[in-house]
Context: one part of a larger RNA
RNA sequence: GAACGAACGCUGGCGGCACGCUUCAUACAUGCAAGUCGAACGGUUAAAGCUCCUUCGGGAGUGUAUAAAGUGGCGAACGGGUGAGUAACAGGUGGAUAAUCUGCCUUCUGGCGGGGGAUAACGGUUGGAAACGACCGCUAAUACCGCAUGUCGUUGUGAUUUCUCCGGAUUUCACAAAAAAAGGCGCUUCGGCGUCACCAGAAGAUGGGUCCGCCCCCCAUUAGCUAGUUGGUGUGAUAAUAGCGCACCAAGGCUGUGAUGGGUAGCCGAGCUGAGAGGUUGAUCGGCCACACUGGAACUGAGACACGGUCCAGACACCUACGGGUGGCAGCAGUAGGGAAUAUUGCGCAAUGAACGAAAGUUUGACGCAGCCAUGCCGCGUGAGUGAAGAAGGUUUUCGGAUUGUAAAACUCUUUUCUUAGGGAAGAAACGUACAGGGAGGUAAUGCCCUGUGCCUGACGGUACCUAAGGAAUAAGGGACGGCUAACUCCGUGCCAGCAGCCGCGGUAAUACGGAGGUCCCAAGCGUUGUUC
Numbered sequence: 001g002a003a004c005g006a007a008c009g010c011u012g013g014c015g016g017c018a019c020g021c022u023u024c025a026u027a028c029a030u031g032c033a034a035g036u037c038g039a040a041c042g043g044u045u046a047a048a049g050c051u052c053c054u055u056c057g058g059g060a061g062u063g064u065a066u067a068a069a070g071u072g073g074c075g076a077a078c079g080g081g082u083g084a085g086u087a088a089c090a091g092g093u094g095g096a097u098a099a100u101c102u103g104c105c106u107u108c109u110g111g112c113g114g115g116g117g118a119u120a121a122c123g124g125u126u127g128g129a130a131a132c133g134a135c136c137g138c139u140a141a142u143a144c145c146g147c148a149u150g151u152c153g154u155u156g157u158g159a160u161u162u163c164u165c166c167g168g169a170u171u172u173c174a175c176a177a178a179a180a181a182a183g184g185c186g187c188u189u190c191g192g193c194g195u196c197a198c199c200a201g202a203a204g205a206u207g208g209g210u211c212c213g214c215c216c217c218c219c220a221u222u223a224g225c226u227a228g229u230u231g232g233u234g235u236g237a238u239a240a241u242a243g244c245g246c247a248c249c250a251a252g253g254c255u256g257u258g259a260u261g262g263g264u265a266g267c268c269g270a271g272c273u274g275a276g277a278g279g280u281u282g283a284u285c286g287g288c289c290a291c292a293c294u295g296g297a298a299c300u301g302a303g304a305c306a307c308g309g310u311c312c313a314g315a316c317a318c319c320u321a322c323g324g325g326u327g328g329c330a331g332c333a334g335u336a337g338g339g340a341a342u343a344u345u346g347c348g349c350a351a352u353g354a355a356c357g358a359a360a361g362u363u364u365g366a367c368g369c370a371g372c373c374a375u376g377c378c379g380c381g382u383g384a385g386u387g388a389a390g391a392a393g394g395u396u397u398u399c400g401g402a403u404u405g406u407a408a409a410a411c412u413c414u415u416u417u418c419u420u421a422g423g424g425a426a427g428a429a430a431c432g433u434a435c436a437g438g439g440a441g442g443u444a445a446u447g448c449c450c451u452g453u454g455c456c457u458g459a460c461g462g463u464a465c466c467u468a469a470g471g472a473a474u475a476a477g478g479g480a481c482g483g484c485u486a487a488c489u490c491c492g493u494g495c496c497a498g499c500a501g502c503c504g505c506g507g508u509a510a511u512a513c514g515g516a517g518g519u520c521c522c523a524a525g526c527g528u529u530g531u532u533c
C1' cells in the first nucleotide's frame, strides 16, 4: 500500500447491487418447510346452490357434486442445511469397466387370454389415562396369487462365426424355469377405434457404482509396522471385481523416495495479495464428499442403510391416572444461554424450477420479493453565480497589522434531492379454455399435430418511472499537524497530568501532553484493533 463474512469509537442525507452466528455439530417454546392423484378402488357425506313438499320449525330429491378418513400408485433418495468426522481413490485431473446397475424420458419390436382367494375402510363387542390396540362379521381394485401363451431375454448343456488385451467378448441353432392391468377415460354405424396406463425385450439418453496412474498440510523430540495381515485354491455374498466374508494352504506385505504413530484440516473451481515467481484463504456462487441428538442395524425401493422413515441401545427433555408413552431446527423464521459480533416468528406461488395429475389444478420457508444493518462496492446530494466596506466576531500581534476570507451578509438563478398532488409500468409468455380453418392416419367419430382470434393469470406495488407546484428549502463529519508523513501558532501544565506504530516528547518560553484558532488528508464516512499478502 491492498484486502476483509469483520468488530469497536465518533458521526450519519439518499439510491442501486451484493452480503449478514467466522464463537458451543449447544439446548430448543410456537408456526410453517412433501405432497398429489376420484380419469386405479369400495363406501360415507356437511355447508352453499337448484327443484319439490311444508305444521314455516324443517324435510326430501338433484348436483358424473365437494370436504374428511381408508386401500392403491407415484413422489418422499430431489430440493434445503451444516462442516462434526475424514490426510482418504475423500477431492482434483486423466483413464478402465471384455467386472456393473439405471425409476421417470425418447425410439423400435412383440403382447395385453382366462380365473381365484383375501383385506382395510365400514358395522358390532371390547382393552387403555393416553399413545395405541384386540376379537367377530361384510366388501372393492391398476392391491395380492395360481393357470395358458413364450416373441425376446437370462441360466445350463452341445455345436458354430468373427475378433482378442488370450482372461474373454461376440454370431447362429437345439433342449429346461419365468409375465401382463381381463385396467381407466373418450368416441362409435356397437363391428371396433383413439388415448393414458401395463408386460417382455433391444437401443439411446440421463444418473450412479467399482478400479487404476499422477497431484494433495505439519512433526523423526514418531523407526520400525502388519496374522485376514500378504498371496493362492475353493466357496459364499453383491448389480459388479476383489480377503468383501469363510474353509484350507503358503509366509508373505509396507518402510529413510518416510511405513507406523501423533497433530491439524472437508476437497476443488476459485478469492486476496504480488511485476512475476510465490504466499495465503476455501464466506457468498458452482461441482464433489461426509453428516443429521450419540452409537449400531436392517426394511422398503430403480435408487437409502434414508435430516422432517423403522428397530435397538444411550444421554437429555416432556406427558402420565405411575401401568406406560412422546421428542430430535446442522430446513425457514424465531427463543435461551455463549460471544467483540451477525437480521423478520413478513408477503406470494405472479415468474423460474420441482412433485403429483389426462387436465383444470394442488403443494413447494426451493425460489421470487419485501423488512432490518453505512457490513462492503458503486453512484448522487448537502447548492450555483455575482459579491471588498476585505463588515462584525474569533485568533494573533512587533499594536502598524495579519488571518479566518468571497468565506458570510446581500442580490440573481436552479430544484438533482425533499414535500404535496396527479398519472402509472415492463417483468405475462406459455399452459389452459372457447370458436374457426388446415394436415397425416382411419369406414367414420372422438382423439393427435399445425395456424389464427377471443378469454384468464402480478406477491413485489400504486413500487419503479413520468408530470405539476412549493421553497436553498431536508442533509458533514472523522482523523491528523516533531521526523518517517501532507499540515503551526497561542494559552494551560511543569518528568506531574499525559502521549506514543518506531525514534522518542514532558523537569517554566512543549509546533510531540490538554484546550483554542488556523492548516492538511479523506469524506457519508473517518479512525482504531484484528488477520492475510
Stems, first nucleotide, its partner, number of pairs: 001533004006529005013380006020372001021338001026336003030333003035074003040071002049062005081291003091215007100208002105204007113147001115145002122137006154177006162169002183196005217263003224254003229251008266288004270281004293314005316327004344370001346369003352366001353364004383413004393404004418470006427460001432455008477522005482503003488517005498505002